Predicted 3D model of RNase P RNA and transfer RNA as a complex of 485 nucleotides.
RNA sequence: CAAGUGAGCCGGGCAAUCGCGGUCCUGAGCGUGUCGAAGGAUCGAGGAAAGUCCGCUCUCCACAGAGCGCGGUGCCGGGUAACACCCGGAGCGGGGUAACCUGCUGGAAGAGGGCCACAGAGAAGCGUAUUACCCCCUCCCUGCCCUCCCCCAUUGCGAACUUCAGCAAUGGGGGAGGGUUAGGGCGGGGGUGAGGGUGAAACGGCGCGGUAAGAGCGCACCGGCGUCCGCCGCAAGGCGGGCGGCCAGGCAUCCCCCACCGGGAGCAAGGUCAAGCAGAGGCGAGAUGCUGCUCGCAUCGUUUGAGCCUCGGGUAGACUGCACGAGCCGGUCAGCAAUGAUCGGCCUAGAGAGAUGAUUGCCGUCCCACCUUGUGGGAACAGAAAGCGGCUUAUAGGCUCGCUUGAACA
RNA sequence: GGGCCCGUAGCUCAGCGGUAGAGCAGUGGACUUUUAAUCCAUCGGUCCUCGGUUCGAAUCCGAGCGGGCUCACCA
Repeated sequence: CAAGUGAGCCGGGCAAUCGCGGUCCUGAGCGUGUCGAAGGAUCGAGGAAAGUCCGCUCUCCACAGAGCGCGGUGCCGGGUAACACCCGGAGCGGGGUAACCUGCUGGAAGAGGGCCACAGAGAAGCGUAUUACCCCCUCCCUGCCCUCCCCCAUUGCGAACUUCAGCAAUGGGGGAGGGUUAGGGCGGGGGUGAGGGUGAAACGGCGCGGUAAGAGCGCACCGGCGUCCGCCGCAAGGCGGGCGGCCAGGCAUCCCCCACCGGGAGCAAGGUCAAGCAGAGGCGAGAUGCUGCUCGCAUCGUUUGAGCCUCGGGUAGACUGCACGAGCCGGUCAGCAAUGAUCGGCCUAGAGAGAUGAUUGCCGUCCCACCUUGUGGGAACAGAAAGCGGCUUAUAGGCUCGCUUGAACA
Repeated sequence: GGGCCCGUAGCUCAGCGGUAGAGCAGUGGACUUUUAAUCCAUCGGUCCUCGGUUCGAAUCCGAGCGGGCUCACCA
C1' cells in the first nucleotide's frame, strides 16, 4: 500500500429569521375565572421511535391459592430486576491460506408409543432371496479304477519265412456292468450374512486364526460405548491407565420422560370528578372475577329480581396514571469480558390519533446534470404515545482501533 | 395504542411429513338448426418470501412481507 476480518461509533455542523407543540413567567381585557389577547424564557424524535418476538415494571382481578391440563426453556459457569438476552468457556461438525465466521447440544445404552415413502431379500428387531459361497441326498454327464466282451497292431508258440486260422502276452480303440477319495449340471433339504446389488440409512473396520463355507466364533490393533481409578478444571469436560460386553440405526424442530419456569388480562389497564337520561317487555337462579377443567375464595343476587335477550333513552368531557428513572454524561477501582461498585455533574418531548418544520448565509461529505475548474438539483432507513432491558428487521454514506494475508522498499 | 386471525389454480376452499386436489370459471370436442343445460377431454401452481429440522416440508420450527377484524375485537 492492497485485500480481508473483528469490535466500537457517527447518522451533517454553526448562526439568523419565521412557524408549530409542551412548561414556566409577565399580563391587555372583562364575564373576576385553575379565563386569558399579546410578549418573554426554556425544552421539543431514533439508532432503530418499527415488528410486537421475548423479559420485566406498573394496574385491576384474592399482593394470586391447590390439583390436573397447557405453554416455554434446555451443554457448563458467570452477568442481570428478569429473559428465549449478553459475556466467557466445553464437545461435535462446516467454510476460509489465515485473522476469523458459522451450525448443533438433556434423554433414542432401556419408561414407553409412533414414523422411516419408493427401491430393496431385509427398515428395527429379529428378519433372508429368482444373485453368490458351502454341506448333504436323488439322478445325469465327464474322468479314473475293476471285471467281461468285441476289433486292430506288435511279439511269441506249434515242422512254420510269408499268408490264413488258432492260442497266449503287451499296447491302443470301442461297448456293457460295477465302484469312486475327482469335476460339472437339474432338482430337493440345510448352513451363512462374509461378496455383488437396493437405498438417505443395511446391525463396527482391518488382519490372522478358525470353519464345510462363514460369522466377534476366538485373538491382536483401531474406532465407538459403558464403567472404575489417578491428575487438572467451580463445572461442562480434558489427559493417562485398567476392566467389561462385543457394537447398541435415525428422527424427540413427533408424542413422551427428566429438570427448571410460567395465575389471567392489559395504560382503550386502573383511579378521581363533572355532565346527562326514561324506561318498557321477555327469560330468570344463579352470575362475575376465571378467555382450559375441578376445587377453593371473594363480590353481587335468589320476598327488595343479580344476570341475559329485545326495543328505547343519555354521554362521548376534564384531571390523573404520565416521566427522578433497572435514567444520562464523565472519571476511578474490581473483573479476560458481560457487568458491578464508587465519586462528581445534569434534568432532557409527552399530547386530541394530529407538534417536532421551513428559508437564508458560511463550512463539510456524497450523488446526478450541464453551457465543465464553476453553477444548478438532491440527501439512507424512518419517525415517539405508560415506561424500561433485549432480540429481529430496514438503513445512503462516513470515522476510529485491533488482527490476518499478500506485495514492495529499507 | 393494545389484542386476535388469515395467506394453496382466475375465484371459493380441501389436503397438515412421502408424486398437490375438488367445485365454479377458461379451452377443445360431442349433443342441438343455434344457444343454454348436460356429457367427455384438457389447460392452469414460486403452496406469500427467506432460512432451519428431516433422506424428504404446502404441512414442523424461526424470521420477514402482505391482508383482514369498517355499526359487530377492546373506551